Predicted 3D model of a 389-nucleotide RNA (Bacterial RNase P class A) from an Alphaproteobacteria bacterium. It was read from a public genome assembly, where an Rfam model found it. Rfam family: Bacterial RNase P class A. The family's RNA type in Rfam is ribozyme. Of the family's consensus pairs, 93% are formed in the model. Its mean pLDDT, the model's own confidence on a scale to 100, is 75.
[in-house]
RNA sequence: UCAGACGGCCGGAUGGCUGCGCUCUCGCGGGCAACCGCGGGGGUGAGGAAAGUCCGGGCUCCACGGAGACACGGUGCCGGAUAACGUCCGGCGGGGGCGACCCCAGGGAAAGUGCCACAGAAAACAGACCGCCGGCCCGGGUCACGCCGGGUGGUAAGGGUGAAACGGUGGAGUAAGAGCCCACCGCGCGACCGGCAACGGAAGCGGCACGGCAAACCCCACCGGGAGCAAGACCAAAUAGGGGCGGCAGGCCGGGCAACCGGCAACGGCGUUUCCGCGGCGCCGCCCGGGUCGGUCGCGCGAGGCGCUCGGCAACGGGCGUCCCAGAGGAAUGGCCAUCCCUCGCUUCACCGCGAGGACAGAACCCGGCUUACAGGCCGUCUGACGCG
Repeated sequence: UCAGACGGCCGGAUGGCUGCGCUCUCGCGGGCAACCGCGGGGGUGAGGAAAGUCCGGGCUCCACGGAGACACGGUGCCGGAUAACGUCCGGCGGGGGCGACCCCAGGGAAAGUGCCACAGAAAACAGACCGCCGGCCCGGGUCACGCCGGGUGGUAAGGGUGAAACGGUGGAGUAAGAGCCCACCGCGCGACCGGCAACGGAAGCGGCACGGCAAACCCCACCGGGAGCAAGACCAAAUAGGGGCGGCAGGCCGGGCAACCGGCAACGGCGUUUCCGCGGCGCCGCCCGGGUCGGUCGCGCGAGGCGCUCGGCAACGGGCGUCCCAGAGGAAUGGCCAUCCCUCGCUUCACCGCGAGGACAGAACCCGGCUUACAGGCCGUCUGACGCG
């Protein structure tokens, strides 16, 4: 210098004008008051993902005597972190890369069941399609043997199929062959050693038994009661409406001996501030309970942010200091201008100038993660190649 790997961070800056939400406050007006209206001032106001709602929790209500079992669902190498997790950190094993480094649903297939497409003779208690082979039998041929054809049998070395063919290479052996035997490699068991463990190393033993699939059933270990802030709590309008007690009930109709019950009407009382009109109704008083519209709380001091320090490889934890940091209601956080910073286009040798643009996105109970989206930029550590000293 070029090409890369990993980690962390920012995600336009400053000022002005003008709006919006929340909150505090001042003035004026109204009101007995609670409070309401208008105007002004101060403070404060999105994110690294606020997103997807995929995991884990807090909180709330419901269910439940404790514990356990069954069913169902989830997780799945080991150790650690954590409130918890399917997250994170550190290791182990496997795979990829020259390397920095990256990727992996990574328990059990010698508990059982099941499956293994197509092709192929055969796909798991293996299997003779081609090939190879001696003996025996039959037929042909020959003087006879050799030979040829068929049958019966042997053979997993060779060919062919397949993702996968029941250890590999070489030798000995054989009729031909074969772990049948031998050497090496592989595989299995493995005393012992190291490690908390996963696991690693390994003397020795075993002729080889044990194909793959558990994101098939299943087995093993661990975890899980359900629903969610539209949770839930409180207040509570009326010409809505339920119940109890007491009092008053004039008119008409029907039933009943009666107490009384049912219906109609308005001249009665109720609401609309009065009248008219309209609506609706047995009326009045006291009390109780539910509950719609609506209102208030839940609602932000928290597994909190920042800095320093200590322990730890790290995730993280302890201590000290400091800060208070949106919370409204279907929902505010916007717009314009100037200067600067980037990007693109035009022009120019270049500077200047002109024009356009500034990613993804938008809190709704909160927190920890994961995943996904993202213009542009900054910092650090490391790797490879080339060059120079």